[in-house]
């Protein structure tokens, strides 16, 4: 080069047939504690970019970037 697949929270992944955007872990605040831990409660935090169907797009189309595999 050519082709297949992957990008969602800080980190590791769910989201089903297009219709509130989640889950552990991590933090940040409180309760326990004599105090850290542990626990136990509550918060904040995100769709890689741009574009385009559509009333509405993590989804579906077309561009870009990065990643993995694979053929040359």
């Nucleotide at each position: 080069g050519c082709g297949a697949c992957c990008u969602u929270a800080g980190c590791u992944c769910a989201g089903c047939u297009g219709g509130c955007a989640g889950a552990g872990c991590a933090a940040a605040u409180g309760a326990c504690u004599c105090u850290u831990a542990a626990u136990c409660a509550u918060u904040a935090g995100g769709u890689c970019g741009g574009g385009g169907u559509u009333c509405g797009a993590g989804c579906c189309c077309c561009c870009c970037a990065g990643g993995u595999c694979g053929c040359a």